[in-house]
RNA sequence: GCCCCCAUCGUCUAGAGGCCUAGGACAACGGCCUUUCACGCCGUCAACAUGGAUUCGAAUUCCAUUGGGGGUG
Numbered sequence: 001g002c003c004c005c006c007a008u009c010g011u012c013u014a015g016a017g018g019c020c021u022a023g024g025a026c027a028a029c030g031g032c033c034u035u036u037c038a039c040g041c042c043g044u045c046a047a048c049a050u051g052g053a054u055u056c057g058a059a060u061u062c063c064a065u066u067g068g069g070g071g072u073g
Stems, first nucleotide, its partner, number of pairs: 001072007010026004018056001028044005049065005
């Protein structure tokens, strides 16, 4: 240089054009319980890498960029 794959809450992940003001687990915080802690239960917090395009409608499709991983001369 060329080719392929990936990018979603703090972490891991679900999502396959409208059911998504994006769900779950762990973490954090608050409450209940307990003499206290732990466990358990309830609640809260928190995310679509960036910019365009297509479409009535995009986390989802396309292009570019950025970052990461792999292959190859």
Overview:
The RNA shown here (transfer RNA) has 73 nucleotides and comes from a Dehalococcoidales bacterium. Taxonomically the source falls in Dehalococcoidales (Bacteria, Bacillati, Chloroflexota, Dehalococcoidia). It matches the Rfam family "tRNA". It is annotated as a transfer RNA. About the family: Transfer RNA (tRNA) molecules are approximately 80 nucleotides in length. The coordinates come from a structure-prediction model, not an experiment, and the mean pLDDT is 83. It was read from a public genome assembly.